[in-house]
C1' cells in the first nucleotide's frame, strides 16, 4: 500500500427439558433504561423496567396422575444466518 478474510447484539429451523392451559407468557402502543464485531461515532434491530388497550384450544383415560393437543411460550444444543464507515486483527503479495 493492494487484494482476501474473521469475528457481536440479534434472527430462522429443528431436537430436548420445561412452563402455562384456574392465562402466565407471546403480540400491540406510549414514555424510560440497558448492552450491542477489539475502539471511534453511528444504523438497524435486541433486551429490560413503568402504564395503557387487546386476548386464547381443549380432549381422552384416571386413584393419584397419564397422554395427546394448544401457546407468535421459555431455557439449552446444533444448522443456517448476522455491521455500512474508518482504525484496529488474521493471511497472500
Nucleotide at each position: 500500500a493492494a487484494c482476501a478474510g474473521a469475528g457481536u447484539a440479534g434472527g430462522u429451523a429443528a431436537a430436548a427439558u420445561g412452563c402455562g392451559u384456574u392465562a402466565a407468557g407471546u403480540g400491540u402502543u406510549a414514555g424510560g433504561g440497558a448492552a450491542u464485531g477489539g475502539g471511534a461515532a453511528g444504523u438497524u434491530g435486541u433486551c429490560u423496567c413503568u402504564a395503557a388497550a387487546c386476548g386464547a384450544a381443549a380432549g381422552a383415560c384416571u386413584a393419584a396422575g397419564u397422554c395427546u393437543g394448544c401457546g407468535a411460550u421459555a431455557u439449552u444444543u446444533u444448522a443456517c444466518u448476522g455491521c455500512g464507515u474508518c482504525c484496529g486483527c488474521u493471511g497472500u503479495u
Annotation: THF (Tetrahydrofolate) riboswitch aptamer, 93 nucleotides, folded computationally. Its mean pLDDT, the model's own confidence on a scale to 100, is 79. Its Rfam family is "THF (Tetrahydrofolate) riboswitch aptamer". From the family's description: Tetrahydrofolate (THF) riboswitch was first reported for Ames et al. as an RNA motif in 5' untranslated (5'-UTR)regions of folate transport and biosynthesis genes in Firmicutes genomes.